The RNA shown here (small-subunit ribosomal RNA) has 1409 nucleotides and comes from an uncultured bacterium. The coordinates come from a structure-prediction model, not an experiment, and the mean pLDDT is 81. Its Rfam family is "Bacterial small subunit ribosomal RNA". Its family is annotated with structural constituent of ribosome and ribosome in the Gene Ontology. The sequence is in RNAcentral, with records from ENA, Greengenes and SILVA.
[in-house]
RNA sequence: GAGUUUGAUCAUCCUUCAGAGCGAACGCUGGCGGCGUGGCUAAGACAUGCAAGUCUUACGGACUAUUCAAUUGAGUAAUCGAGAGAAUAGUUAGUGGCGAAAGGGUUAGUAAUGGAUAGGUAACGUGCCCUUUGCUUCGGGAUAGCGUCGUUCGCCUUCGGGCGAACUACCGAAAGGGGCGGUAAUACCGAAUAAUAUCAUCUGUCGACGGGCAUAUGAUCAAAGAUUUAUCGGCAAAGGAGCGGCCUAUCUCCUAUCAGCUUGUUGGUGGGGUAAUGGCUCACCAAGGCAGCGACGGGUAGCGGGACUGAGAGGUUGACCCGCAACAUCGGGACUGAGACACUGCCCGGACCUCCACGGAGGGCUGCAGUAACGAAUAUUGCGCAAUGGGCGAAAGCCUGACGCAGCGACGCCGCGUGCGGGAGGAAGUCCUUCGGGAUGUAAACCGCUGUCAGGGGGAAGAAAGUCCACCUCGGUGGAUUGAUCUACCCCAGAGGAAGUCACGGCUAACUUCGUGCCAGCAGCCGCGGUAAGACGAAGGUGGCGAGCGUUGUUCGGUGUCACUGGGCUUAAAGCGUGUGUAGGCGGAAGAGUAAGCGUCCUGUGAAAUACCCCGGCUUAACCGGGGAAUUGCUCGACGAACUGCUUUUCUUGAGGCAAGUAGGGGUGUACGGAACUCUUGGUGGAGCGGUGGAAUGCGUAGAUAUCAAGAGGAACGCCGGUGGGGAAACCGGUACACUGGGCUUGUUCUGACGCUGAGACACGAAAGCGUGGGGAGCGAACGGGAUUAGAUACCCCGGUAGUCCACGCUGUAAACGAUGUCUACUAGGUUGUGGAAGUUCUGACACUUGCACGACCGAAGCAAAAGUGUUAAGUAGACCGCCUGGGGAGUACGGUCGCAAGGCUAAAACUCAAAGGAAUUGACGGGGGCUCACACAAGCGGUGGAGCAUGUGGAUUAAUUCGAAGCAACGCGCAGAACCUUACCUGGGUUUGACAUGCUUGGAUGCCAUCCUGGAAACAGGGGAAGCUGCCCUUCGGGGUGAAACUUGCACAGGUGCUGCAUGGCUGUCGUCAGCUCGUGUCGUGAGAUGUCGGGUUAAGUCCUUUAACGAGCGAAACCCUUGCCGUUAGUUGCCAGCGGGUCAUGCCGGAGACUCUAACGGGACUGCCGGUGUUAAACCGGAGGAAGGUGGGGACGACGUCAAGUCAUCAUGGCCUUUAUGCCCAGGGCUUCACACGUGCUACAAUGGCGGCCACAGAGCGACGCAAUACCGUGAGGUGGAGCAAAUCGCAAAAUGUCGCCCCAGUUCGGAUCGUAGGCUGGCAACUCGCCUACGUGAAGUUGGAAUCGCUAGUAAUCGCGUAUCAGCUAUGACGCGGUGAAUAUAUUCCUGAGCCUUGCACACAC
Repeated sequence: GAGUUUGAUCAUCCUUCAGAGCGAACGCUGGCGGCGUGGCUAAGACAUGCAAGUCUUACGGACUAUUCAAUUGAGUAAUCGAGAGAAUAGUUAGUGGCGAAAGGGUUAGUAAUGGAUAGGUAACGUGCCCUUUGCUUCGGGAUAGCGUCGUUCGCCUUCGGGCGAACUACCGAAAGGGGCGGUAAUACCGAAUAAUAUCAUCUGUCGACGGGCAUAUGAUCAAAGAUUUAUCGGCAAAGGAGCGGCCUAUCUCCUAUCAGCUUGUUGGUGGGGUAAUGGCUCACCAAGGCAGCGACGGGUAGCGGGACUGAGAGGUUGACCCGCAACAUCGGGACUGAGACACUGCCCGGACCUCCACGGAGGGCUGCAGUAACGAAUAUUGCGCAAUGGGCGAAAGCCUGACGCAGCGACGCCGCGUGCGGGAGGAAGUCCUUCGGGAUGUAAACCGCUGUCAGGGGGAAGAAAGUCCACCUCGGUGGAUUGAUCUACCCCAGAGGAAGUCACGGCUAACUUCGUGCCAGCAGCCGCGGUAAGACGAAGGUGGCGAGCGUUGUUCGGUGUCACUGGGCUUAAAGCGUGUGUAGGCGGAAGAGUAAGCGUCCUGUGAAAUACCCCGGCUUAACCGGGGAAUUGCUCGACGAACUGCUUUUCUUGAGGCAAGUAGGGGUGUACGGAACUCUUGGUGGAGCGGUGGAAUGCGUAGAUAUCAAGAGGAACGCCGGUGGGGAAACCGGUACACUGGGCUUGUUCUGACGCUGAGACACGAAAGCGUGGGGAGCGAACGGGAUUAGAUACCCCGGUAGUCCACGCUGUAAACGAUGUCUACUAGGUUGUGGAAGUUCUGACACUUGCACGACCGAAGCAAAAGUGUUAAGUAGACCGCCUGGGGAGUACGGUCGCAAGGCUAAAACUCAAAGGAAUUGACGGGGGCUCACACAAGCGGUGGAGCAUGUGGAUUAAUUCGAAGCAACGCGCAGAACCUUACCUGGGUUUGACAUGCUUGGAUGCCAUCCUGGAAACAGGGGAAGCUGCCCUUCGGGGUGAAACUUGCACAGGUGCUGCAUGGCUGUCGUCAGCUCGUGUCGUGAGAUGUCGGGUUAAGUCCUUUAACGAGCGAAACCCUUGCCGUUAGUUGCCAGCGGGUCAUGCCGGAGACUCUAACGGGACUGCCGGUGUUAAACCGGAGGAAGGUGGGGACGACGUCAAGUCAUCAUGGCCUUUAUGCCCAGGGCUUCACACGUGCUACAAUGGCGGCCACAGAGCGACGCAAUACCGUGAGGUGGAGCAAAUCGCAAAAUGUCGCCCCAGUUCGGAUCGUAGGCUGGCAACUCGCCUACGUGAAGUUGGAAUCGCUAGUAAUCGCGUAUCAGCUAUGACGCGGUGAAUAUAUUCCUGAGCCUUGCACACAC
């Protein structure tokens, strides 16, 4: 810096990520080199080899070799052999010296006997090394090594010895031990000498308590020689260097759920001990010592230089390298030595292992390799002393798993390479695609170059300095010799041998296709996956890094998320319930001194390495070398004196005292009072009372309730009374008295900083609760009963125990709240309450002004996330205390402590979640509020729900009963018309480029057509075919060219009422004709947002007016449009006809007329325009006049932003998926019309406001050539024959029905018509069985007004009556859409039900109750 809480916002807060690092591990991959690095686990166990020896110039032996050789054997001799002894060389054990205390390993222990830093040692040591001085004389006895551990006799003998017996004996398996004999030294011992050594004494001097120095006297202490000529040694003393011992100060992890610890403990005196101080140790004496600045205890840990990270401050860490410490199987002990209480020394004990003859004995890889084990995990039983260093030695040299090198591991850092240049508008392959193309991609191929690394062959400079020998003028010169390991460099060949890994939803650079279908899987957080996944898997592409890349673990960072730098606590986590006060922290004004803190300068130190800068060496880098700076720390000294501290002298303003006043439910105790209540007694009275939403339980004729009188009892104190008073808080309220605490005001008063805060501590502390004893009226947990309820362990009612009250004691907690710790200072105002004071006025009252204390409200600045707060701060500062660090687990467990108990205080972890929480915003919601509206209710009228039938749906059934629609807003809906067709469904038959479209292609000149034949249910299949037609161009009319239309073959493709309405377009429903929904600019707010659109009026309306940080605008409302109602003008045919004329039985029938009606075009008219009232002067409302119509005149079309993933893939269109001899297409028959049942919508009824019969008049709107059909005739009728007229203001459908008169007389009827039978009719139907309509005659079912519930309607409306049309051959129409006729009732109300709008309020809701 980012992601993540929300619909969105701000803030709080947690979580996660991006960075860097690693002694790492794991997955995939792996060319080379350099430099580093590699058992973090079991300080668990270890086979084997090596890791400390060396010196003969300290000593004496033994053995071997060579030389010399006394002596001697054989041999004539030459010669051969043995050989005392000597010399040289070598090997080897021992004595002795030095070393072995270093080097190397590890981190178990250790919280201080450790480490770091700075000091001290006047309290100490020191082998080897250096310097200086002096000395190195004379003797002695041992011991290791070495030899031996039987003797005698007999026998045998290779003369070494073997066997047997006796006397008696070296032991033992081994390790090892013992007896005896003799021997050397630089081993050991004695004597001599000696000082500046040590000790004692005297004197002087110096110092910091010890002591130092100087002089004198006395006493004591030493030695070792070797080799050959010069060295190496030895002893004593002094000094140095280096290395050590001890002591002091400061710093050095967590824990108080460890608060008290300690008897050698603390100190003293004396003795001992040590190199040295010291309770280090002992005896005696005293009773101390440590601890909240954390003793004691528990846990963890080697410490530092440094390393990693970080801007820094810090945090984490202590591998490799360096310093210190500690350890060496575990525990203890000392010896030797200059040095150890000793890794590869000794002794003892334990565990473990090995050997064993069972008696014993041996061992110690936390050295280098290596083994098994452990584990995620860590290497070779390598080479060499060539270099560096160490030990010994005079030296050569020897030893050295220190070290130098090599091997293994991408474990890390660094470097190099896997080629370079050219090469297409771009091969192939692959992927994507809108099918046009695009990407991979100059990438490849191909052409031309180069030669790093690896490979092969050569090659030797360098790492080498030294050492030895010879010569020498001591300066050197010459010669010889030393490499474990590594490599520079040269040549050859040829692009050849050398690229992966992770990611691609956001954070976070990088995107598509396919597969999968909440499966498989991914995931660091948020989260992806339920059929179109950029998140899973694969592929292509892309991005990052690159011999590596990812993952896991871990540290720091980000994280200001423990906040020193640098946080907070009203509501997010967080102020102890309140006070008094100890330690501590902090502290008023002035003067003087001091110098602890502080500042400046300076001294020493702060090892080296690391880090930084510069220079240099490896081809570069990593790496390495040199120099510098730095090392912020500690320390010596000097100076300064402002500030803090300390000492001291003063001061009065902080604080306190005193005096005079003053208000008060401040506290404690005692006494008294009235009202109310309950109880008791008595009187009156006589049936109920009480209680609730309504009841019941309960009380009452044994007299209640009510009422009167008297008495008893307990608790609480009405009015005053108040955001008024007092108190630290909890709390305090009748009256009086007694005792008592604190406050406020005023003062020319006193003290003189005596102050503030306050860890622990102590005190007080509501209610409930506990203990003991009282008291007990009312109220009242528990409990009983009655109700309510699905239940009701509750709310309501009737009772009622503890308790509530008092005294004493305990408890110690509350939303103990202002959710705000205490104190001090400062920072605008205004209003008000309570208590004092002073002034103004001659005085008093009132009033005003000023100032103090306390209590409230509103507000500037500021602060705050906002809400808010704001001199009573949550502002600005200071002092001190308490508390917080994500939610849950949990204020819980364990432990401690307090309590009689209940329980309180203190107070975790495992595990789990990605949030939890705050403030504010917009919505939605509320059995919240306010205002308003709607056939929403109410008031009415008529229905539905009951019957029969029609129709749709569910269910059931079926081969199929095609599909869709599902609360309102599906259900007489899609369907404005299913017998076939429709038709999508089922059964059966048939067909495959197809019923339909386009393109290419084959064929040949065909092909089409009236029509005929066969099979068949048809489709279809097969066969024949007169006449006619058969394009365009040229033409000599003979024909030629081409191949259009059509047919045919094949390929692309067609086709799909198959799926997904949750992939979509379009269209539609609904909220709702409800009045709303928004925008621009401005303003306000950190922001989401607000304002505008709110308030007051008004309207059907966000309609209009007014006010106004808003001003305007848009979509809606309204208007414009259609229709209807009135009038006018124009125009008069098919319409009309008064007046004039003609004609008829009669009729606008005719001539005419243009009055009227009407028709259909254009206008007018209505606008709150006028009057009165109300209202804000407004908008508007009420009433009235005029008018055909009055406040939108009636009706219609018209439907804002949006909601319902609403409906429709079956109107149509369309992405994706599926199908292709079938899910396509054709045909016949069947089905969509089934039927125990359930629901919706209707029709007809149940009758007399009626039925039947007769008679008479008045509509409107439509329709008609594929038609409407008159007059006439036939039929009871449906209908038939026939055809005038009419493409229609002319003709036709066409008869309107309600009406009126007569009969019926309340019944299952002269109601009702279902059902069934018979006979017919109609269809421009091929066909009425499934399955049409109509007519006539006969039959005559249910039904007598419909339960719960529910629907429509406010006027030309409901109700009622007919008429027409679309679809259509016909019809299931009682449906739908229209038309007119007759023509009501009721309400002016908003309490309730439903729905809606605006404002407001609450919210833990936002897929929104």